[in-house]
Molecule: RNase P RNA; transfer RNA
Organism: uncultured Haloferula sp.
RNA sequence: CGGGCGAUCGCUGUUGGCUUCUUCGGAAGCCGGCAGAGGAAAGUCCGGACACCACAGGGCAGCGUGCCUCUUGAAAAAGGGGGACGGUCGCGUCAAGGCGGCCGGACGGAAAGUGCAGCAGAGAACAUACCGCCGAUGGCCCGCGAGGGCACAGGUAAGGGUGAAAAGGUGGGGUAAGGGCCCACCGCGCCGGAGGUAACGACGGUGGCACGGCAAACCCCACGCGGUGCAAGACAGAACAGGGGAAGGGCUGCCCGCCCGCUUGAUCCCCGGGUAUUAGUCGCCGCUCCGAGCAAUCGGGGCCGCCGCUUCGGCGGUGAGAGAAAUGAUCGUCCGCCGCCGGCAAGGGCCGGUGGGUUGACAGAAUCCGGCUUACAG
RNA sequence: GGCGGAGUAGCCAAGUGGUAAGGCAGCGGUUUGCAAAACCGUUAUUCGUGGGUUCGAUUCCCACCUCCGCCUCCA
Numbered sequence: 001c002g003g004g005c006g007a008u009c010g011c012u013g014u015u016g017g018c019u020u021c022u023u024c025g026g027a028a029g030c031c032g033g034c035a036g037a038g039g040a041a042a043g044u045c046c047g048g049a050c051a052c053c054a055c056a057g058g059g060c061a062g063c064g065u066g067c068c069u070c071u072u073g074a075a076a077a078a079g080g081g082g083g084a085c086g087g088u089c090g091c092g093u094c095a096a097g098g099c100g101g102c103c104g105g106a107c108g109g110a111a112a113g114u115g116c117a118g119c120a121g122a123g124a125a126c127a128u129a130c131c132g133c134c135g136a137u138g139g140c141c142c143g144c145g146a147g148g149g150c151a152c153a154g155g156u157a158a159g160g161g162u163g164a165a166a167a168g169g170u171g172g173g174g175u176a177a178g179g180g181c182c183c184a185c186c187g188c189g190c191c192g193g194a195g196g197u198a199a200c201g202a203c204g205g206u207g208g209c210a211c212g213g214c215a216a217a218c219c220c221c222a223c224g225c226g227g228u229g230c231a232a233g234a235c236a237g238a239a240c241a242g243g244g245g246a247a248g249g250g251c252u253g254c255c256c257g258c259c260c261g262c263u264u265g266a267u268c269c270c271c272g273g274g275u276a277u278u279a280g281u282c283g284c285c286g287c288u289c290c291g292a293g294c295a296a297u298c299g300g301g302g303c304c305g306c307c308g309c310u311u312c313g314g315c316g317g318u319g320a321g322a323g324a325a326a327u328g329a330u331c332g333u334c335c336g337c338c339g340c341c342g343g344c345a346a347g348g349g350c351c352g353g354u355g356g357g358u359u360g361a362c363a364g365a366a367u368c369c370g371g372c373u374u375a376c377a378g
Numbered sequence: 379g380g381c382g383g384a385g386u387a388g389c390c391a392a393g394u395g396g397u398a399a400g401g402c403a404g405c406g407g408u409u410u411g412c413a414a415a416a417c418c419g420u421u422a423u424u425c426g427u428g429g430g431u432u433c434g435a436u437u438c439c440c441a442c443c444u445c446c447g448c449c450u451c452c453a
Base pairs, nucleotide, nucleotide: 001378003334004333005332006331007330008329009328011036012035013034014033015032016031017030018029019028020027021026038362042373043372045371046370047369048368049367050229051228052227053226057256058255059254060253062225063224064223065222066221067082068081069080070079071078072077083107085104086103087102088101089100090099091098108220109219113218114217115214116213130160131159132156133155134154137153138152139150140149141148142147168186169185170184171183172182173181187209188207189206190205191204192203195200233282234281235280242271243270244269245268248260249259250258273452274451286303287302288301289300290299291298292297304319305318306317307316308315309314335360336359337357338355339354340353341352342351343350344349379449380448381447382446383445384444385443388402389401390400396433404420405419406418407417408416426442427441428440429439430438
C1' cells in the first nucleotide's frame, strides 16, 4: 500500500421528470442524475467535542499521572536531546572501582511510618558458630625443664555449605586465628561545590561504615480529575385506566449544603394499561456564495475539519449516514499468488509458456474526532 | 451501540503475595454370598491465554480470549 479498469444486473440514501391515487399534508409506481466502509470501521484502553444531571458548591474517600529539558498538540499522546540506573561487548587494573561503544525501560520517595521474606540453612534485618580455623588467656593431661598434647571454657564472619539475598569491596599490614582492628584505593553517608536552564554533578573535605531488597505492598510527596454516555437528550401529535408501596427522592461511596415532596402523595420503585409506532422526527453528517440549469446536479470561489507534500509563501487530495441495518453479484481483462512445463542462472532466483486453480489477508461504519493496542494474504 | 461483572479438577466452589481447602462424581481397596451404604486411599503441574513487577504471582500491573448481566416508545 491493502487489488486496478470496463460492462450488465441489483441494494441504501438523496434528488429531478412523468403517471396514478389523495383526507391536499402527501403516498405509490416508472425513468433518470449524484453519493455510498477501514487501515484497522475491532478492542472500548486513554483524551476531547456534544448532550443532560442543583450551572454540578465544600470536605473526606476514591481514581489517574510520576527523572530533566525542548518541540508538536485542544488534550491524551508522539518525537528529539540529556541525566541516573541496569544489561552486554571491548579496553584497563594484582583485584575491585574505572573508561568507551551498543542496547533497554510504568525511572518521584526505602534515614516519615507500618509491613513482608515460604522452603533450604547454624543464622534472614539493630542476625548467626553447622563444618572449618584458632585456642594467645583460663582449665585438664604429659614432661625435671624448654615445651608438647586435649579441644572444656572461649575467640573467630577470612574459607566451605544454604539461599534470590549472609550485614561494604580489593590489596596489604597486623593477629593465636581473625575482623575497618589499622592503612591505601574504591563504594557509601554527611558538608562544601567548578559547571549545567534543569535532572545531575567534575573536584575537595570529613565519618570507619551507621543506612541491604520490595512502593505493578500499605503508604508519603507533587500535580490533575464532578457524574452519566447519542439506549445522552430534544420535539410532535395519537391512544389508554388506573391502582398500590414507602417518606423520602433528586446522578457517583460517606458527611455537609442546595432543590422538590411528606393527607393536592412530586420524583422513585412495583403491578397493571396504551399504539401514531414494537419504536416516529430531530440529534445524524461539511457550511456558505456566484454563474448555468425547471431542478437534482455541474463548474468556480471563500471558509471549516482531516490527510499528504512544502523552498513555510503555499500546493494537492478528501467530506458514507443505514436503522436490524445498504455499500453487493456475475462476466471480461490486467496485476498479484499457487500448480505444472521449458530455458537461463547457481547469493536463495530470473524469463517465457500454460491451467483458471470451489485463487485475493484481516475484517466490516452505527454521534463525531485525535491517539494507543490488537488482527492481517501478498 | 454504551456500561458493568466473572473465568480455579468432569460439576459446585474456598483461597487474594509463600507454592491450591472442602463437597459431589470417577477410579482402587476394606467389608458382603452379591450389591447398596459406610470407611480408607487417589486425581489440578498452562488457577482462561501471553507478557511484566517480585527471590517468589491464582493473587499485583498491562494486553488479549471467552462467558454473563444491565440500559430503548407513551401514560